[in-house]
Molecule: transfer RNA
Organism: Geobacter pickeringii
RNA sequence: GGGCGGUUAGCUCAGUUGGAUAGAGCGCAGGCCUCCGAAGCCUGAGGUCGGGAGUUCGAGCCUCCUGCCGCCCG
Repeated sequence: GGGCGGUUAGCUCAGUUGGAUAGAGCGCAGGCCUCCGAAGCCUGAGGUCGGGAGUUCGAGCCUCCUGCCGCCCG
């Protein structure tokens, strides 16, 4: 330099052919329970969807530019 994959919550990851209010598990906070914890149950907070631009009535998803990580080729 070229190719491929990845990038969404603190972490690990879903997200269909563009459609709705962006989700799960773990973690975190609070509550119930308990003598106190753990476990269990309930509730809740937490996101510029890497960044920018474009297309569209509408973009996590499509197009372009670009950052970062991994693998392969040279």